The RNA shown here (c-di-GMP-I riboswitch aptamer) has 91 nucleotides and comes from a Candidatus Competibacteraceae bacterium. Rfam family: c-di-GMP-I riboswitch aptamer. About the family: GEMM was predicted in a large-scale screen for bacterial structured RNA regulatory elements. Gene Ontology term of the family: cyclic-di-GMP binding.
RNA sequence: GCUUGCGAAAGGCAAACCUAUCGAAAGGUAGCGACGCAAAGCCACUGGCCUAACCUCUGUAUCAGUAGAGCAUGGUCGCAGGGUCGCCAAG
Numbered sequence: 001g002c003u004u005g006c007g008a009a010a011g012g013c014a015a016a017c018c019u020a021u022c023g024a025a026a027g028g029u030a031g032c033g034a035c036g037c038a039a040a041g042c043c044a045c046u047g048g049c050c051u052a053a054c055c056u057c058u059g060u061a062u063c064a065g066u067a068g069a070g071c072a073u074g075g076u077c078g079c080a081g082g083g084u085c086g087c088c089a090a091g
Stems, first nucleotide, its partner, number of pairs: 002091004012037002018031005035078001041084003045081003048076003055070006
């Protein structure tokens, strides 16, 4: 440097629930807690998925308002691919 992650060991991360907080929501952050994870480290670049405040259209309506549909500019890296850096062990 490359390949692999069956076993061992060192170390690590932390789903759901609950609490606080931010947010229109999806969801994020912190605490608690471990379902799981060999990149469950990092990057929304590609596809997917989630949400729909704003905006647009439609119905109703004088307006205000209200209902429905569409939309990512919002998210998800613990959905997959890609990029990038890296621990331990074995070969």